[in-house]
RNA sequence: GCCCCUGUAGUUCAGUUGGGAGAACGCGCCCCUUGUAAGGGCGAAGUCGCCGGUUCGAUCCCGGCCGGGGGCU
Numbered sequence: 001g002c003c004c005c006u007g008u009a010g011u012u013c014a015g016u017u018g019g020g021a022g023a024a025c026g027c028g029c030c031c032c033u034u035g036u037a038a039g040g041g042c043g044a045a046g047u048c049g050c051c052g053g054u055u056c057g058a059u060c061c062c063g064g065c066c067g068g069g070g071g072c073u
Base pairs, nucleotide, nucleotide: 001072002071003070004069005068006067007066010025011024012023013022019056027043028042029041030040031039049065050064051063052062053061
């Protein structure tokens, strides 16, 4: 230098004919218990890496840039 994969909640990740942003774990409150653990209920937490384009509408499609991983030379 070129190619491929990848970036979504604190963490690990899901998310397709483009329209609802989600799960588990963690965290907070409550229930249960003599108490703790376990179990149950509720809740908070996200500019979907950044900029631009397409579109009535973009996590999703297109371009560029940045970060991470791998391969080739």
Molecule: transfer RNA
Organism: soil metagenome